[in-house]
RNA sequence: UGGUCUAUAGCUCAAGGGUUAGAGUAGCACUGUUAUAAGGAGUAGGUUCCCGGUUCGAAUCCGGAUAGACCAA
Numbered sequence: 001u002g003g004u005c006u007a008u009a010g011c012u013c014a015a016g017g018g019u020u021a022g023a024g025u026a027g028c029a030c031u032g033u034u035a036u037a038a039g040g041a042g043u044a045g046g047u048u049c050c051c052g053g054u055u056c057g058a059a060u061c062c063g064g065a066u067a068g069a070c071c072a073a
Stems, first nucleotide, its partner, number of pairs: 001072007010025004018056001027043002030040002050064004
C1' cells in the first nucleotide's frame, strides 16, 4: 500500500427489510439454607461504533470514516 472479515446489553453471542432488538452469563432484589452455595421465580440494563444514502419502513441493503483481526506485498 492492496484485499477479506469483524464492530449489537458489563462480557460472550443471536436476530429472513416489518410486534416493544432477544438469549446465556454477570448485576440487583425475592425465595431457598442455621448460614453460604446450588436450584427456583423476577427485575433492570441498548440512540445496534460513527457520518451519510436507498426505502413507506434499515441492526439488516449501499457508500465513506474510525478501531481491531487475518492474508498478500
Transfer RNA from a Bacteroidota bacterium, 73 nucleotides, folded computationally. Model confidence (mean pLDDT): 82 of 100.